[in-house]
């Protein structure tokens, strides 16, 4: 220099054929249980779906660039 994957919460990830509340486990707060911790329950919060355009009624999902990360090739 060409290719391809992949980015969604603090972290590791899901999200199916575009279709209406954007989730899971872990962590984090407070509570509950205990003499006290661990463990166990229960509420909650926390997100500009990497960023910029676009297509569409409607876009995490589709198209195009841009960045970064890994992977193959020369």
């Nucleotide at each position: 220099g060409g290719g391809c994957u992949a980015u969604u919460a603090g972290c590791u990830c899901a999200g199916c054929u575009g279709g209406u509340u954007a989730g899971a486990g872990c962590g984090c707060a407070c509570c509950c249980c205990u003499g006290a911790u661990a463990a166990g329950g229960g509420u909650g919060a926390a997100g500009u779906c990497a960023c910029u355009a676009g297509u569409u009624c409607a876009a995490g999902u589709c198209u195009a660039g841009u960045a970064u990360a890994g992977c193959c090739c020369a």

Model confidence (mean pLDDT): 81 of 100.
The RNA shown here (transfer RNA) has 74 nucleotides and comes from Dicranema revolutum.
Rfam family: tRNA. By type it is a transfer RNA.
A source record names the gene trnI.